[in-house]
Context: one part of a larger RNA
């Protein structure tokens, strides 16, 4: 630090987006009781409420302990109300979404008659649907279940219709050219004929979809049941309604709470509900969303203590990120605009260790956001262009008979009405007669046709009728012959249409066979389907693509080419999404010429006449007019007005220049022809002048002494002339092009938005100058227009300068720090200051600035407090510190938008936050080395940090001060409040190492007593330690200098003046007092007391030895500790006595190796000393009265023994045990 840990005093959700996490309850029992609603099943174990151990006993009953008795430990639903939303059980983005999305049973629509519709996979064969057949299968849609699903058919689809337009191939017919002897070929051309489609009618909404606007009216006002009037295919009905939908908005009102952007009821001004893209109700059901309540509770106020595991030391073992460089500080300023690395400056001996994470634009990931590409890629469609599929004619596989119907074409037979005219005269040509018992006329029937006049024909009928002539008239009839115009009959070819047929071709069945895709038979359908080529129509199903550019980021608008003007800085030229405006024709006169004329405007005057008509005159006049059309230059000698004659608004050139990347653009002297006007020099190649526009490339059209694929043509080409583009994105990518991505992805880019940082400072803030004016009077107590100036860099912005090979975005929580323009304490001036309370101003940054309810919310409202609830900076301080509600990936849903695909600074439910710190900084803590002999000690204080607060009441005093209510300054003194530091006597806490109780189970051989396990098993107490919420304590006062200000003297200035010399006074502020570190203050300070200044070399500096005080390694421990460091301590380098012994030495003695006597050492006994652990004892406490035995009782159990027994960390005694051997360093200057 963390933890599936354990406890927690008061208080109980204040905590937070939110009761998240934890508690809590406690049904694999018993009794008992159970509400609203309701689809009558539920709800419902609802809620709530009692009982439960243990012994005797069948049972009722009766006993018996404990703090506690349902399961004593494990195991085991919190509960109750109100709304969204979806009925429900179920499914789901393996790996951030679990929902409200799917899904569903129920409701409807479409489609499908079997070879079914559909569907796979496909060249087909075939396969599922289905071994099923409309009560059955496919497809949308909606979502159980109740009440219910209105109006629109114009649009868009979808069926139907079939009369007319239009419409392919194909077939027919006609042409012009071209070849060819010929048959005939060939390329255009047009006519007819002909399908489905589309136009066309008309149906359809549980098909896609859609469902006004405007004014007026009622006897207060207001509202509009009425009314009027335009729109439309029809103009939202029932139901709901600030909603998962309202934006304005925290809508109004009410419940609830102290405070309710949340929640529920209501209202209806529905930006923008609303009726199977279902609407509205709704019971049971949900790890769905949201609001309240009770229990509960460390979630908080406010933490505290325990355990564990990690961290740390130690012993092994041993990686990855990273890395330009590394001799890697702070400020300030500079700088590609945030500096370890550059300047000024200040810090700062050298090196670990443990921590924290502010920087290193910290690692990580060639930015997911945003723009750029003539990038990709998915996905829509009503973009473009294919296309599979379906369709639709026709041909071929493909035969045979009829019916009808159309076209042609033969033969036969009719048919023709303008006016005139005898009257129905088709045209042309013969023509003078035809015709007639082989039946003329009449009248009359009948039938056909008619334009109702007539014609035909047939019947009746029983002899005549017509023409020629005349007359009308363009044309003359009789009668022949040919053609025409429509028509009718036959007849042939063709072709549609209906019908039969069967032999093509499909299909089924049955026999044969062991079997069959062979063989045979039989039936269905049938020239139909199917198949093959051609051919139209439909075809985002599918495929490739395209979807412009500028641009103070991009989108949205705007723009894109000429032409004028300014800006343009006196040639020219010149730029922006600067500033005005114009073009995309026009004109046979508005052109050419000769000739001729002068506008406008005011003013006097003048019948009708006025303001304005025409007249005179004057005035202004290089023109105030006109100019075909913007402006600009020009034009009165007129380029402006009028007439006349015209047509140079030519034709082929063109010398010189202007302009200019190119490519285009412009101006013209002349020279040839022709022409026009004018006496005539002359003048005209369009228009006073600058706009009125489009390069190639394509096909067409007209010309042409061009070319001509063996040759001759022609076809093609080429020449000279014009014509066809809002190619207007106008130097024009194709003949042909829209949309979306939040499912996305790739190159890049700080070349360019979005945070933050810089420049700026319009905005915004602060403050000053003038003062018109309010202030009963009075600018200036307080205020202050119109106006002017400043500072500041917290708002919105502009800019686009670091950062897109990554600078984590709001809000919170934690930590703060620094300004001061001061919110509160302090000091003072003025007051329209009586006092009290204010108001405004000047100094002042020490210290202090609450807690909630509602939203993510910062802000805000509010409740309730306060001395007060300040404003700002810090990457809108702080995510390698925390959160993750809010914005801003996927998911889904409403409302709006859009055909869709999808979209919305619109809502609404869900929704992975990495990092083991190298450096810099920052808190500790060491170890080296300096401090000039080496030590142990105690100090000094340069510097440095910390502290600095306020309120209440009380006396003064109901004094001053006021009519009066009220009501003090200054002094004094009590107590609280926030905070700071210590510490554990009390009060609590915790206290897995102490005592108990209690349950399962296993052992200890059994009982009785114990142990082990179970979250320490689980309860009830609790020593020491730690702790706050407990307890003590502290912010004091002299002192200095000070700011505003208030004086003193006092000049300049004979005054006056607080000032100019001189001087005094005045604050929580500043310097010190006061606490804390501090001499690495390398400027390394001061005292005191130890130990000393030897040996050997060396001339010296040293060098080696010795090893003083002293000290360290080591040992035993700690209320000291990560380690390290600190602390307290280590008996024994002591002192004494001696019988005996061992070894070596003197000495005397004799036996010459023994004796006696001493000395020395060595070892060992004894006792004295030392309390730093640990251990024993005694005590404090803590528990609660053991355990065995006795007594009572059937037992549970009880009493006595017994305030017992047992006991950690305190207290104190006590060497019994361990503080042991051992060894380093360390002056001599």
């Nucleotide at each position: 630090a963390a933890u599936a840990u354990g406890u927690u005093a008061g208080g109980g959700a204040a905590c937070u987006c939110g009761g998240c996490a934890a508690a809590a309850a406690a049904u694999c029992g018993g009794c008992c009781g159970u509400a609203a609603c309701u689809u009558a099943g539920g709800g419902a174990u609802a809620a709530g409420g009692c009982c439960u151990a243990c012994c005797c006993g069948c049972a009722a009953g009766g006993g018996u302990u404990g703090c506690a008795a349902c399961u004593a430990a494990a195991g085991a639903c919190u509960c109750u109300u109100c709304a969204c939303u979806g009925a429900c059980u179920g499914u789901u983005u393996a790996c951030c979404a679990a929902a409200a999305a799917c899904u569903u049973a129920g409701c409807u629509c479409c489609g499908u008659g079997c070879u079914a519709a559909c569907u796979c996979c496909a060249a087909a064969a075939g396969a599922g649907g289905a071994u099923g057949u409309a009560u059955a299968c496919g497809g949308g849609g909606u979502g159980a279940u109740g009440c219910c699903u209105g109006g629109c058919c114009a649009g868009u689809g979808u069926c139907g219709g079939a009369a007319g337009g239009u419409c392919a191939a194909u077939g027919u017919g006609a042409g012009c050219a071209g070849c060819g002897c010929a048959a005939g070929c060939u390329u255009c051309u047009c006519g007819c004929u002909c399908a489905a489609g589309c136009c066309c009618c008309g149906a359809u909404g549980a098909a896609c979809g859609c469902c006004g606007g405007c004014a007026g009216u009622a006897a207060c006002u207001a509202u509009a049941a009425c009314u009027g009037u335009c729109c439309u295919a029809u103009g939202g009905u029932a139901g709901c309604g600030a909603a998962a939908u309202u934006c304005c908005u925290u809508g109004g009102c009410a419940c609830a709470u102290g405070a309710g952007u949340a929640g529920u009821g209501u209202c209806c001004c529905g930006c923008a509900c609303g009726a199977a893209u279902g609407g509205c109700a709704u019971a049971a059901c949900a790890a769905g969303u949201g609001a309240a309540g009770a229990a509960c509770u460390g979630u908080c106020c406010c933490a505290a203590c325990a355990a564990u595991u990690a961290a740390c030391c130690c012993g092994a073992u041993g990686a990855a990120c990273u890395u330009a460089c590394a001799c890697a500080g702070g400020g300030a300023g500079u700088g590609a605009a945030g500096a370890u690395g550059c300047u000024c400056u200040c810090u700062a001996c050298c090196c670990g260790c443990a921590c924290c994470a502010a920087g290193a634009c910290g690692a990580a990931u060639a930015g997911a956001c945003c723009c750029u590409a003539u990038g990709a890629a998915g996905c829509u469609u009503a973009a473009c262009u294919a296309u599979a599929g379906g369709u639709u004619g026709u041909c071929g596989u493909u035969g045979u008979u009829a019916u009808u119907c159309a076209a042609u074409u033969u033969u036969a037979u009719u048919u023709g009405c303008u006016c005139a005219g005898g009257a129905u005269a088709g045209c042309u040509g013969g023509g003078a007669g035809a015709c007639u018992u082989u039946g003329a006329a009449a009248c009359u029937c009948u039938g056909g046709u008619u334009u109702u006049g007539g014609c035909c024909a047939g019947a009746u009928g029983g002899a005549g009728u017509c023409a020629u002539c005349g007359g009308u008239g363009a044309g003359a009839u009789a009668c022949c012959a040919g053609c025409c115009u429509a028509a009718u009959a036959u007849a042939a070819u063709u072709g549609a249409c209906u019908a039969a047929c069967u032999a093509a071709u499909u299909u089924g069945a049955a026999a044969u066979u062991a079997a069959c895709u062979a063989u045979u038979u039989c039936a269905a359908a049938a020239a139909c389907a199917g198949c093959g080529g051609c051919u139209g129509c439909c075809g985002g199903g599918u495929a490739g693509u395209u979807u412009a550019a500028c641009u103070g980021g991009g989108g949205c608008g705007g723009u894109u080419g000429c032409c004028u003007c300014c800006u343009a800085a006196a040639u020219u030229g010149u730029a922006a999404c600067g500033g005005a405006g114009g073009c995309g024709u026009c004109u046979a006169a508005a052109g050419g010429u000769u000739g001729g004329c002068u506008u406008a405007u005011c003013c006097u005057g003048g019948a009708u006449g006025g303001a304005a008509a025409u007249c005179a005159g004057g005035a202004u006049u290089c023109a105030a007019a006109g100019u075909a059309c913007a402006a600009a230059a020009g034009c009165a000698c007129a380029a402006g007005c009028c007439a006349g004659c015209u047509u140079g608004a030519c034709u082929g050139c063109a010398a010189g220049a202007c302009c200019u990347a190119c490519a285009a653009g412009u101006c013209a002297c002349g020279c040839a022809g022709a022409u026009g006007c004018g006496a005539a020099a002359g003048c005209a190649g369009a228009g006073u002048u600058u706009a009125g526009u489009g390069a190639a490339c394509c096909g067409a059209u007209g010309c042409g002494c061009c070319u001509g694929u063996g040759u001759g043509g022609a076809a093609g080409g080429c020449g000279c002339a014009a014509a066809g583009a809002c190619c207007a994105a106008c130097g024009g990518a194709u003949a042909a092009a829209a949309g979306u991505u939040a499912c996305u992805c790739u190159a890049g880019g700080g070349a360019u938005a979005a945070c933050a940082g810089g420049c700026u400072g319009a905005u915004c803030u602060u403050g000053c100058c003038c003062a018109a004016g309010c202030g009963u009077u009075c600018a200036u107590a307080g205020c202050g227009a119109c106006g002017g100036c400043a500072g500041g860099g917290u708002u919105u912005g502009g800019c686009a300068c670091c950062u897109c090979g990554a600078u984590g975005u709001c809000g919170g929580c934690u930590c703060g720090u620094c300004u001061c323009u001061u919110c509160c304490u302090g000091g003072g001036g003025g007051u329209g200051a009586a006092g009290u309370a204010g108001c405004u101003c000047c100094c002042a940054a020490g210290g202090g600035u609450u807690u909630g309810u509602c939203u993510g919310u910062u802000c805000g409202c509010c409740a309730a407090u306060u001395a007060a609830a300040g404003a700002g900076g810090c990457a809108c301080g702080c995510g390698a510190g925390c959160u993750g509600g809010g914005u801003u990936c996927a998911a889904a849903a409403c409302g709006u938008c859009g055909u869709g695909a999808g979209a919305c600074a619109g809502u609404u439910u869900g929704g992975u936050c990495u990092c083991u710190a190298u450096c810099u900084g920052g808190u500790g803590u060491g170890g080296g080395c300096g401090u000039g002999c080496g030590a142990g000690a105690a100090u000094u204080g340069a510097g440095a940090g910390g502290g600095c607060g306020g309120a209440u009441c009380u006396c003064u005093a109901g004094u001053a001060c006021g009519a009066g209510u009220g009501g003090a300054c200054c002094g004094a003194g009590a107590u609280c409040c926030a905070u700071g530091a210590g510490c554990c006597u009390c009060u609590g806490g915790u206290g897995u190492a102490u005592g108990g109780g209690c349950u399962g189970u296993a052992c200890u051989g059994c009982c009785a007593a114990g142990u082990g396990c179970a979250u320490u098993g689980u309860c009830c107490a609790g020593u020491a330690g730690c702790u706050a919420u407990g307890c003590u304590u502290a912010g004091u006062u002299a002192a200095g200098a000070u700011a505003a200000c208030c004086g003193c003297u006092g000049a300049a200035a004979g005054c006056a003046u607080c000032u100019a010399a001189g001087u005094g006074g005045g604050a929580a502020g500043c310097u010190g007092u006061c606490c804390u570190c501090a001499a690495g203050a390398u400027a390394a300070g001061u005292u005191c007391u130890c130990g000393a200044u030897a040996a050997u070399c060396g001339u010296a500096a040293g060098a080696u030895u010795u090893g003083a005080a002293g000290g360290c390694u080591c040992c035993u421990g700690g209320a000291a500790g990560a380690c390290u460091a600190c602390c307290a301590g280590g008996u024994a380098a002591u002192u004494u006595u001696c019988a005996a012994u061992a070894u070596a030495g003197u000495u005397a003695g004799c036996u010459u190796g023994c004796u006696a006597a001493u000395u020395a050492u060595a070892a060992a006994g004894a006792a004295u000393u030392a309390a730093u652990a640990g251990g024993c004892u005694a005590u404090a406490g803590g528990u609660g009265u053991a355990a065995g035995a006795c007594u009572a009782g059937u037992a549970a159990u009880a009493g006595u023994u017994u305030c017992a027994g047992c006991c950690a960390a305190g207290u104190a005694g006590u060497a019994c045990u361990a503080a042991u051997c051992a060894g380093c360093c360390g002056a001599a200057u």
Molecule: large-subunit ribosomal RNA, half B
Organism: Patescibacteria group bacterium